[in-house]
RNA sequence: CAAAAAUGCUAGGGGUGCUUGGAAAACCAAGCUGAGAUCACACCCUUAACACCUGACUCUGGAUAAUACCAGCGAAGGGAAGCCGUUUAUUGAGGAA
Numbered sequence: 001c002a003a004a005a006a007u008g009c010u011a012g013g014g015g016u017g018c019u020u021g022g023a024a025a026a027c028c029a030a031g032c033u034g035a036g037a038u039c040a041c042a043c044c045c046u047u048a049a050c051a052c053c054u055g056a057c058u059c060u061g062g063a064u065a066a067u068a069c070c071a072g073c074g075a076a077g078g079g080a081a082g083c084c085g086u087u088u089a090u091u092g093a094g095g096a097a
Stems, first nucleotide, its partner, number of pairs: 001092003004088004008083003011046004016040001017032006052078003059072004
């Protein structure tokens, strides 16, 4: 000096389901899973094998009171960045001693 990783700031991208009850709807409460279950300015993600979407009338299989609950699909296709910021038991090159 550069790379890699972590992180900060700014900017941006996402998802928010199922069951029961109130009561028929909006809405409210409780329960389940999860980082997050509709405004929390929260959570996750921003070049990618860790957000999310498509495939997908849940497609396939297994569970569950039920569910996009779990796994596969999936090294699939798409998908949103900048910094002369910070750090290092990391890596490479050069220099000095």